Molecule: SAM riboswitch aptamer (S box leader)
Organism: Oceanobacillus salinisoli
Order: sequence, then structure tokens, then C1' cells
RNA sequence: AUUUUAUUUAUAUAGAGGUGGAGGGCAAGGCCCUAUGAAGCUUCGGCAACAGGUUUUGAUAAACACUGUGCCAAUUCCACCAGGCAAGUGACCUAAAGAUAAGAC
Repeated sequence: AUUUUAUUUAUAUAGAGGUGGAGGGCAAGGCCCUAUGAAGCUUCGGCAACAGGUUUUGAUAAACACUGUGCCAAUUCCACCAGGCAAGUGACCUAAAGAUAAGAC
């Protein structure tokens, strides 16, 4: 890389510094963030509970946050493409695509 399964729209949840110097949010297009400093790198901090672990239980459920990831603007920001519903036109529904975890190869 490919593939399988699960999750991914909450009235919940994630900061600050150093460096850097113009981009970034996957995708045409919108819209938004950004010199009051983007991406990247890095230090400390945090969120969550996917897998393992610990506690608990007859077993589940539940709790913890030790380990391995992951994440810390906006629903995966909306969206390309396809279908349904609607009928002055959606931040509607399904699917697709993406992302994360665990497994397979």
C1' cells in the first nucleotide's frame, strides 16, 4: 500500500511557550483560520477511552488512565460523484470518499 470490522453530526471534551516565516482546513467550488504569525519541527500541558492492562463483578456493565496509538478551530466546516425526499432549493436522508483503532495479508 491492500483488505475486514467498529467508530466517526453531543447543549459534553483539548491550552501555553520556543523555532519558523506563508500558507492551512484531504478533494473542483464555497466558507473559514492566518503578519494580533499559517504549515512544519519542538517543550510542557490536556482531551478521549480504540487495543492491552489494573480494579470490581458469578459474569456483564462500570471505573481507572499504567502502556500502545490517536486527537487538541468550525459536524469529517459544507461540499465533488450517485440516489432518495423536498420544490425557490437542505448544516435533510442513504451511499461514496476520508479519518482513527484493532486484525489479516